Record summary
This is a predicted structure of a 139-nucleotide RNA (c-di-AMP riboswitch aptamer (ydaO/yuaA leader)) from Bifidobacterium breve. It was read from a public genome assembly, where an Rfam model found it. The coordinates come from a structure-prediction model, not an experiment, and the mean pLDDT is 79.
């Protein structure tokens, strides 16, 4: 040198989950403002009624089949849903990924006015940093 690995910057991504002043005991804490997200919440309007096998909400994260003794797990689809570096948006072509989890507690339909709450948490980085239109910006 190659090759494999680690850590940190600066860039990138998924989320709403990001900026700004101000203050302190300054590793980090509080208050505040802005921007985003999100829950309750009327007339209209929609809903027959019962079921305890109650309802109902964030989220793309539904719903289905095989295997399994199984309400365990495992796999194969699959509604959706993200990524693919021009700072934006879209489109094509090759291609990787996700399709989870967790809350309220018997209550919740849309919903103007009003109320009210969150700004966490994961990753990636030698590569397709291809191809095209737009709009913008700069010269």
């Nucleotide at each position: 040198a190659a090759c494999g690995g680690g850590g940190c910057a600066a860039c990138g991504c998924c989320u709403a989950a990001u900026c700004c002043c101000g203050g302190a005991g300054c590793g980090u804490c509080c208050g505040g403002g802005a921007a985003c997200c999100g829950g309750g919440g009327a007339c209209c309007c929609a809903c027959g009624u019962a079921c305890u096998u109650g309802g109902g909400g964030u989220g793309a994260a539904u719903c289905g089949g095989u295997c399994g003794a199984a309400c365990a797990g495992a796999c194969c689809g699959u509604a959706g849903g993200g990524c693919c570096a021009c700072a934006c948006u879209u489109c094509c072509c090759a291609g990787c990924c996700c399709g989870a989890a967790c809350c309220c507690g018997u209550c919740a339909g849309c919903u103007c006015a009003c109320c009210u709450g969150g700004u966490c948490g994961g990753c990636g980085c030698g590569a397709g940093a291809g191809g095209a239109a737009g709009a913008g910006g700069a010269g």